[in-house]
RNA sequence: CUUAUCACGAGUGAUGGAGGGAUGGGCCCUGUGAAGUCACGGCAACCGGCUGAAUAAGCUUCAGCGGCUGGUGCCAAAUCCCGCAGCGUAAGUUCGGUAUGACGCUGACAGAUAAG
Numbered sequence: 001c002u003u004a005u006c007a008c009g010a011g012u013g014a015u016g017g018a019g020g021g022a023u024g025g026g027c028c029c030u031g032u033g034a035a036g037u038c039a040c041g042g043c044a045a046c047c048g049g050c051u052g053a054a055u056a057a058g059c060u061u062c063a064g065c066g067g068c069u070g071g072u073g074c075c076a077a078a079u080c081c082c083g084c085a086g087c088g089u090a091a092g093u094u095c096g097g098u099a100u101g102a103c104g105c106u107g108a109c110a111g112a113u114a115a116g
Base pairs, nucleotide, nucleotide: 001116002115003114004113005112006111011040012039013038014037015036019029020028021027023083024082025081026080041075042074043073046071047070048068049065050064051063052062053061054060079110084107085106086105087104088103089102
């Protein structure tokens, strides 16, 4: 850089001793012990593996299997929520319009993970 996925799921102990949730804002977790490290456990099924089907065969595609001792990943909260754009809903303010905030939906950006 490209492609795919991101509302599911899954934590205890030891060590450590104040931060953590990427970033700005919000909100939240945390001395009833944060980050980090280690041990054990678990979740998931991207890659790999196995089985079946399609094909003459291979490539490949599709379906299934974690009772599959593999390579990663992950185990508070939707990627915790919002941020940018569009559409919609109800209401407040106003003479009216513009504008602003709230909520919902869609898309983008950013990020994470896997494979290349």